[in-house]
Bacterial RNase P class A from a Deltaproteobacteria bacterium, 372 nucleotides, folded computationally. A source record names the gene rnpB. NCBI's taxonomy places the organism under Bacteria, Pseudomonadati, Myxococcota, Myxococcia. It matches the Rfam family "Bacterial RNase P class A". Its family is annotated with tRNA processing, ribonuclease P activity and dimeric ribonuclease P complex in the Gene Ontology. By type it is a ribozyme.

RNA sequence: GAAGCAAGACAAAUGGCCGCCACCCAUGUCACCGGCAUGGGGGGAGGAAAGUCCGGGCUCCACAGGACAAAGUGCUGGGUAACCCCCAGUCCCGGCGACGGGAAGGAAAGUGCAACAGAAAGGAAACCGCCAGGCACCUGGUAAGGGUGAAAGGGUGAGGUAAGAGCUCACCAGCUCCGCCGGUGACGACGGAGGCUUUGUAAACCCCGCUUGGAGCAAGACCAAAUAGGGGAACGCGGUGAGUGGUCCGCUCAAGUUCCCGGGUAGGUCGCUUGAUCUCGCCGGCAACGGCGAGGCUAGAUGAAUGGCCAUUGUCUCGAAAGCGGGUGACCCUUUCGAGAAACAGAACCCGGCUUACGGAUUGCUUCGACA
Numbered sequence: 001g002a003a004g005c006a007a008g009a010c011a012a013a014u015g016g017c018c019g020c021c022a023c024c025c026a027u028g029u030c031a032c033c034g035g036c037a038u039g040g041g042g043g044g045a046g047g048a049a050a051g052u053c054c055g056g057g058c059u060c061c062a063c064a065g066g067a068c069a070a071a072g073u074g075c076u077g078g079g080u081a082a083c084c085c086c087c088a089g090u091c092c093c094g095g096c097g098a099c100g101g102g103a104a105g106g107a108a109a110g111u112g113c114a115a116c117a118g119a120a121a122g123g124a125a126a127c128c129g130c131c132a133g134g135c136a137c138c139u140g141g142u143a144a145g146g147g148u149g150a151a152a153g154g155g156u157g158a159g160g161u162a163a164g165a166g167c168u169c170a171c172c173a174g175c176u177c178c179g180c181c182g183g184u185g186a187c188g189a190c191g192g193a194g195g196c197u198u199u200g201u202a203a204a205c206c207c208c209g210c211u212u213g214g215a216g217c218a219a220g221a222c223c224a225a226a227u228a229g230g231g232g233a234a235c236g237c238g239g240u241g242a243g244u245g246g247u248c249c250g251c252u253c254a255a256g257u258u259c260c261c262g263g264g265u266a267g268g269u270c271g272c273u274u275g276a277u278c279u280c281g282c283c284g285g286c287a288a289c290g291g292c293g294a295g296g297c298u299a300g301a302u303g304a305a306u307g308g309c310c311a312u313u314g315u316c317u318c319g320a321a322a323g324c325g326g327g328u329g330a331c332c333c334u335u336u337c338g339a340g341a342a343a344c345a346g347a348a349c350c351c352g353g354c355u356u357a358c359g360g361a362u363u364g365c366u367u368c369g370a371c372a
Base pairs, nucleotide, nucleotide: 001368002367003366004365005364006363007362010359012313013312014311015310016309017308018307020044021043023041024040025039026038027037028036029035030034046344050355051354053353054352055351056350057349058216059215060214061213070212071211072210073209074208075089076088077087078086079085090104091102092101093100094099105207106206110205111204112201113200114199127146128145129142130141131140132139133138134137154172155171156170157169158168159167173197175194176193177192178191179190181188182187220270221269222268223267230261231260232259233258234257235256240254241253242252243251244250277296278295279294280293281292282291283290284289315341316340317339318338319337320336321335322334323333325332326331
């Protein structure tokens, strides 16, 4: 220098002008509360505010106990309020490497599936080949060799045989069991025995272990009009209608007038931001994280504010020029001038995660390497 790997940060700064949102203070005004107007003050998005995929707080509803179903989850130890999260490990896989990935229990409970190719795809199989017998060809033996496939029923060697084969033996690999050592554990190292080897697939059904009530701030609580409707009380002097009655008085009901009560709607208030909180220091831990102390308050809008313009400086890219600047070199550095760029994206009850989108720079490490 090139190509990569990993990690933690940042998300330009300062000033001026014009605006927006809620809060506090002052003054003025409406007779108070409170509202409105003007002025001043300090405050005002993110690393993902996003997707709404997990987990929790909070709120309301439900809830004797047990079983089934359904959904989720699945190596070990730790962290946490909790987790499908994080940290540290084990084993397996990928990479020369830095490093990365893993939904990682069970396939000798049972069932299913294994395309194409191939003779045969799982208690087998004879296409070619090999061997024997009749000898065109057929019949029988054979899994050593060839061919197919992602995968062909352990590997190497010797014995054996007509040819072969765990058929037998030695060694190796794997499986099961036993012993012993290290480790909290997953697991690893070593030794012995056994039968000879039992394909793959469980993000296929299934089996085993563990976990799990439902809905969500439009949760939920409170205040509460106008109009309409519901319930109750009083009045009924005079007047209206209906019933009782042959008629009148009387009585009953309705309508009416006045007042009260309660429910809901519009609207408003709370929930609402002081919290598993942030910053710094010390201590424990490999780490995730935890403990102690000190200090801080850091948006709370509700059709939804957090913006725009200008100037200067900084960063980066490209081009040009200069340098008795660096390096063998590719290339890099410094100065000046000109042009350009600055991404993804906008809180809505609040947290912890995951995933996705996205800009340039920094630090550490790996491989190649004296060549461009």